[in-house]
Molecule: Bacterial RNase P class A
Organism: Pseudomonadota bacterium
């Protein structure tokens, strides 16, 4: 120098103006929507994606409902040790295959318990027999094929063994809780109540009043300060996943759902025009073309994607760049 294994990080920075949202403070009146409960409107201070927030494919944490105990059924894993709240993740090692290597990949338990099952070729393919020879006699001998021929082979058919595992999910789930119909209880009413706007008289003609209690509409929690937390350590223990230990530090939370726009400097990439150097090709030369570093101007732009009860995994997208190790080839010394 080339091709490459493996693992880790980054996902433009900073002002300036103009919105979106959340939590705190001030302000405690006023307006608005609503039957109400509740919300929303001001000013200051502060917070506001991601490495996959994604798919919902595993595993939990929470939340109801079930549940003496035991048995059948069902669904899952499969080497071994080990890590974890837990896993089908994830360390580490065996084997086994792939690669020259660095590494990768693996549905890697049992087929002396039963069952099925085997393309094509081949007379026969899971039952043991068949075919040819040859013998007193399935007695002996031989069989082209096929991955396999009577002795194996597939458990990614079906079973067995070991070990897990109830079910359903925040639209879970708890409080509050309306109109409007309907339910119950008690009064009072055809000996005329309620109702015609107070009071008489008339009129009318089956219901009327009070209190209760579910439900739905909606509204508040659940919900994001204190946890499987986040950064930091020449701190300790393990080969490693991981685990202790000091220090810090609070780091979005709406609910059709905010996290945005515009402007300017820097910074990277992409593409076109120039300009210096260097080198290559042609040419007699002048010139003329291509490469590669620099470097101006100009146009240009971020790639996959947007939290939705929370968390720890996989698997999936992914513009371009960065860092450390490591392997094979080449070639100088």
């Nucleotide at each position: 120098g080339a091709a490459g294994c493996a693992a880790g990080c980054c996902a433009g920075a900073c002002c300036g103006c103009c919105g979106c949202u959340g939590g705190g403070g001030c302000a405690a009146g006023c307006a608005c929507c609503g039957a109400a409960a509740g919300g929303u409107g001001g000013c200051c201070c502060u917070g506001g994606a991601g490495g996959a927030a994604g798919g919902u494919c595993c595993g939990g944490a929470c939340u109801g409902c079930a549940c003496a105990g035991a048995g059948c059924g069902g669904c899952g894993u499969a080497g071994c040790a080990g890590u974890u709240a837990a896993c089908g993740g994830c360390u580490g090692u065996c084997c086994a295959c792939c690669g020259u290597g660095a590494g990768g990949u693996g549905a890697g338990g049992a087929u002396c318990a039963g069952a099925g099952c085997a393309a094509c070729a081949g007379a026969g393919a899971c039952g043991a027999g068949c075919c040819g020879a040859u013998u007193c006699a399935g007695u002996u001998c031989g069989g082209g094929u096929g991955a396999a021929a009577c002795g194996g082979g597939c458990a990614a058919u079906c079973u067995c063994u070991a070990c897990g595992c109830g079910c359903a999910g925040c639209a879970a789930c708890a409080c509050c809780g309306a109109a409007u119909a309907g339910g119950c209880a008690c009064a009072c009413g055809u000996u005329g109540a309620u109702c015609c706007g107070g009071c008489u008289c008339g009129g009318g003609g089956a219901g009327u009043g009070u209190g209760c209690g579910g439900g739905u509409a909606g509204g508040u929690g659940g919900c994001a300060u204190c946890g499987a937390g986040c950064c930091g350590g020449u701190g300790g223990g393990g080969c490693g996943a991981c685990c202790c230990c000091c220090g810090g530090c609070c780091c979005a939370g709406a609910g059709g759902a905010a996290u945005g726009g515009c402007g300017g400097u820097c910074a990277c990439g992409g593409c076109g025009c120039g300009u210096u150097c260097a080198c290559c090709c042609u040419g007699c030369a002048a010139g003329g073309g291509g490469u590669g570093c620099a470097u101006g101007c100009g146009c240009u732009g971020c790639a996959c994607a947007g939290a939705a009860u929370c968390c720890g995994g996989c698997c999936u997208a992914u513009c371009g760049g960065c860092u450390c190790g490591c392997u094979u080839c080449a070639c100088a010394c």